Predicted 3D model of a 680-nucleotide part of an RNA (large-subunit ribosomal RNA, domain II) from a wastewater metagenome.
It matches the Rfam family "Bacterial large subunit ribosomal RNA".
[in-house]
Context: one part of a larger RNA
RNA sequence: UCCAACGAGUUAAUUCUUGGUGCCAGCCUAAACCAUUUGGUGGAGGCGCAGUGAAAGCGAGCCUGAAUAGGGCGAAUUAGUACCAAGGAUUAGACCCGAAACCAGGUGACCUAACCAUGGGCAGGUUGAAGCGUAGGUAAAACUACGUGGAGGACCGAACCGUCGAGUAUUGCAACACUCUCGGAUGACCUGUGGUUAGCGGUGAAAUGCCAAUCGAACCUGGAGAUAGCUGGUUCUCCUCGAAAUAGCUUUAGGGCUAGCGUCGUACGGUAGCACAAUGGGGUAGAGCUCUGAUUCGGACUGGGGCCCUCACGGGUACCCACCCUUGUCAAACUACGAAUACGUUGUGUGGAACUACGGCAGUCAGAACGGCGGGGCUAAGCUCGUCGCUCGAAAGGGAAACAGCCCAGAUCAUCAGCUAAGGUCCCUAAAUGUAUGUUAAGUGGGAAACGAGGUGAGAUUUCUUAAACAACGAGGAUGUUGGCUUAGAAGCAGCCAUUCAUUUAAAGAGUGCGUAACAGCUCACUCGUCAAGAGAUCUUGCGCGGAAAAUGUAACGGGGCUAAACAUACUACCGAAGCUAUGGAUGUCACAUUUAUGUGGCGUGGUAGAGGAGCGUUGAUAGGGCGUUGAAGUUGGACUGCGAGGUCUGGUGGAGCGCUAUCAAGUGAGAAUGUUGGA
Numbered sequence: 001u002c003c004a005a006c007g008a009g010u011u012a013a014u015u016c017u018u019g020g021u022g023c024c025a026g027c028c029u030a031a032a033c034c035a036u037u038u039g040g041u042g043g044a045g046g047c048g049c050a051g052u053g054a055a056a057g058c059g060a061g062c063c064u065g066a067a068u069a070g071g072g073c074g075a076a077u078u079a080g081u082a083c084c085a086a087g088g089a090u091u092a093g094a095c096c097c098g099a100a101a102c103c104a105g106g107u108g109a110c111c112u113a114a115c116c117a118u119g120g121g122c123a124g125g126u127u128g129a130a131g132c133g134u135a136g137g138u139a140a141a142a143c144u145a146c147g148u149g150g151a152g153g154a155c156c157g158a159a160c161c162g163u164c165g166a167g168u169a170u171u172g173c174a175a176c177a178c179u180c181u182c183g184g185a186u187g188a189c190c191u192g193u194g195g196u197u198a199g200c201g202g203u204g205a206a207a208u209g210c211c212a213a214u215c216g217a218a219c220c221u222g223g224a225g226a227u228a229g230c231u232g233g234u235u236c237u238c239c240u241c242g243a244a245a246u247a248g249c250u251u252u253a254g255g256g257c258u259a260g261c262g263u264c265g266u267a268c269g270g271u272a273g274c275a276c277a278a279u280g281g282g283g284u285a286g287a288g289c290u291c292u293g294a295u296u297c298g299g300a301c302u303g304g305g306g307c308c309c310u311c312a313c314g315g316g317u318a319c320c321c322a323c324c325c326u327u328g329u330c331a332a333a334c335u336a337c338g339a340a341u342a343c344g345u346u347g348u349g350u351g352g353a354a355c356u357a358c359g360g361c362a363g364u365c366a367g368a369a370c371g372g373c374g375g376g377g378c379u380a381a382g383c384u385c386g387u388c389g390c391u392c393g394a395a396a397g398g399g400a401a402a403c404a405g406c407c408c409a410g411a412u413c414a415u416c417a418g419c420u421a422a423g424g425u426c427c428c429u430a431a432a433u434g435u436a437u438g439u440u441a442a443g444u445g446g447g448a449a450a451c452g453a454g455g456u457g458a459g460a461u462u463u464c465u466u467a468a469a470c471a472a473c474g475a476g477g478a479u480g481u482u483g484g485c486u487u488a489g490a491a492g493c494a495g496c497c498a499u500u501c502a503u504u505u506a507a508a509g510a511g512u513g514c515g516u517a518a519c520a521g522c523u524c525a526c527u528c529g530u531c532a533a534g535a536g537a538u539c540u541u542g543c544g545c546g547g548a549a550a551a552u553g554u555a556a557c558g559g560g561g562c563u564a565a566a567c568a569u570a571c572u573a574c575c576g577a578a579g580c581u582a583u584g585g586a587u588g589u590c591a592c593a594u595u596u597a598u599g600u601g602g603c604g605u606g607g608u609a610g611a612g613g614a615g616c617g618u619u620g621a622u623a624g625g626g627c628g629u630u631g632a633a634g635u636u637g638g639a640c641u642g643c644g645a646g647g648u649c650u651g652g653u654g655g656a657g658c659g660c661u662a663u664c665a666a667g668u669g670a671g672a673a674u675g676u677u678g679g680a
Base pairs, nucleotide, nucleotide: 001680002679003678004677005676006675011092012091013090014089015088016087017086018085019084020083021082022081023080026047027046028045032041033040034039051058052057061073062072063071064070095233096232098230102223103222104221105220106219107218113197114196115195116194117193118192119191120190121189122187124156125155126154127152131148132147133146134145135144136143160184161183162182165180166179167178168177199215201211202210203209208217236615237614238613239612240611241610246259247258248257249256250255260364261363262361263360264359265358266357267356271354273350274349275348276347277346278345279344280343286337287335288334292331293330294329298325299324302322303321304320305319306317307316308315309314367392368391370389371388372387373386374385375384376383397408398407399406412585413584414583415582417581418580419579423575424574425573426560427559428558432572434571435570436569437568438567439566445562451546452545455543456542457541458540459539460538461537462536463535464534472530473529474528475527476526478503479502480501483497484496485495509524513522514521586605587604588603589602590601591600592599593598616669618666619665620664621663622662623661624660626658627657634653635652636651637650638649639648640647641646
């Protein structure tokens, strides 16, 4: 990993609802007893027929209250009860498996920790303490030297004990080993045997270490099916409907309860909804600036403050504030205004349950993207919160290359039929290498901003121009003068000043730029000539250009490739889905017709949690009627049949039991639970 078998809403009591059966203002017995497979007796008692009050009690009324008031609960408006079945609830292990733990009683110190008693072990080598002796030395000592001696948690190093480092091993030789290396090795040393200490405990040179491969509290058995708001699993079929991820409360937030939303039943017959009309209130969007605040230009002077002059009166003010007039603005917590929508009511039309009420049963309380309007944030987020809508959730199909939430569209089944939607029509790839008019040259299309640019198309305004414009070329561009000042210098060209003047002129600035230390030099404005027809400036706008750097590999059209097969506008065809249509079948519901089982017609039939309905199959029980050695069950092929769970027939195998019909009862259906057991 696979196969087979086993494996999860049960049972009891009480109670509620629904359906059925019996009896009915009544219904039923319980224990027990007598009979005995099924019966009878048993009325104690229970529910109902009357309520109300805390109760005494009273009673179609009762209670409260001083009350004949008011109010609360009733009556008037009568259906129950017993059993059976189904669905819920409660109490029990209560659908199944699963803790870590808690408690009780026991078993453990043959492992290991410490201790007690009694034994055993430590090759060899080294060092050379005290003491002692001799000699020297001293008054005597001290002291010195040489011997002797053999101390030490002394030294080196086997056995023995240990395990620092590395390697090997890591389904191992081994649930901790092996190899090399390394520490201690006469000691707080190592070790044999026997014994002591026990879990709310022991022992511990102390690591929460060790107490039998188990230790922040051992192991075994029991309480015990502990509890688990948590995770996982929960077994046949078809049909009808079909959610929620919200509110309030919660030691509550991944759990609950009630409501909301689903389903089933009963009742309700122009109900809900929708459309139109009429009629309401509003203070949002917008707008506005009267109010509350914010705020701009200009003006006038009025008032206040500051400063200055003044002895004072008073005056001045290139300062500040407020008010006034005018210009221009801003506001969720501004409004003298004010929509669209939405909401309420009424009427009319449409609308056949989609409404509402009551009762049974749920599930849901983690939601998500997208679009609109808003709050938070950075007008950040696949961010977060509110609200309106939509899809996903619970929705398949077509498009978006691929792509829950985007666009189109809601799959009852079948068909080798047709029409369309979104989106497409050169090839991959179904359908236009379609038509018409333009644009783009950037592969723009097929990613991106501020900003930049004689790219190019369209429109508008304006200036100059055969009295010759614009460009180009030829020529001139002078004089007073080097204007004055400043300056080391300042001569058109560092800077300052100036009614920047005047002269000669076709024209020529007290000078547009480059240049020089200052001059010089080049050039421009301006003018003439040559030439001959348009030239310049500004604004708006379409499409392009630059700006443009990323990590495996082109890689920012799905690809090929495209100059249209790109973009804009208009038009005509076609393709394109499970949409719509066509034909046939199934099924739900409503209406009608009825021969009561059908027919016709209308509208439906995606679906998770979940509610409801109808069935298939397994094992057994009772009754009836059957099959079987001329071959039962089981098993293995085939055919037929039912929407399906399934069923029937038949061939092989097998060798003795087994179906059907009606009713009943369940140890009743397996693919999942790191399921259990066995096998491969």